[in-house]
């Protein structure tokens, strides 16, 4: 970094330099921020992909957390795109259609991050 698999509604903060902006991107929205933001550094923690151990032919189970990642505000903060549901509103004699991108729940995508493999 083309690709492929897996996870993504649990968790888990303090110091020190730093000085304004950050939650990936866009657009909305909502939040954090001078009781100091990103960034960088220590220490500390969580967590168990990968290795590691023990069982097992073997899928897998289970265990530790000494190594290699990762990560420690909101769900990946949230919407978006497609589907159900249910309720609102518009239409319609009904049936049923539609939403002026209505609200609210549910799955699934796309995107993205990890983390193992890959070229």
């Nucleotide at each position: 970094c083309a690709c492929u698999c897996a996870u993504c509604c649990a968790g888990a903060g303090g110091g020190g330099c730093a000085g304004a902006g950050g939650g990936a991107c866009a657009c909305g929205g909502c939040c954090c921020g001078g009781u100091g933001a990103a960034g960088c550094c220590c220490c500390g923690g969580c967590a168990a992909c990968c290795g590691c151990c023990g069982c097992a032919c073997g899928a897998g189970c289970g265990g530790a957390a000494g190594g290699g990642u990762g990560c420690c505000a909101a769900u990946u903060c949230c919407g978006u795109c497609c589907c159900g549901c249910g309720c609102g509103g518009c239409u319609c004699g009904a049936c049923g259609g539609c939403c002026c991108g209505g609200c609210g729940c549910g799955g699934g995508g796309a995107a993205g991050a990890u983390g193992a493999g890959g070229a």
Background
The RNA shown here (SAM riboswitch aptamer (S box leader)) has 119 nucleotides and comes from Geodermatophilus sp. YIM 151500. The prediction has a mean pLDDT of 82. Of the family's consensus pairs, 97% are formed in the model.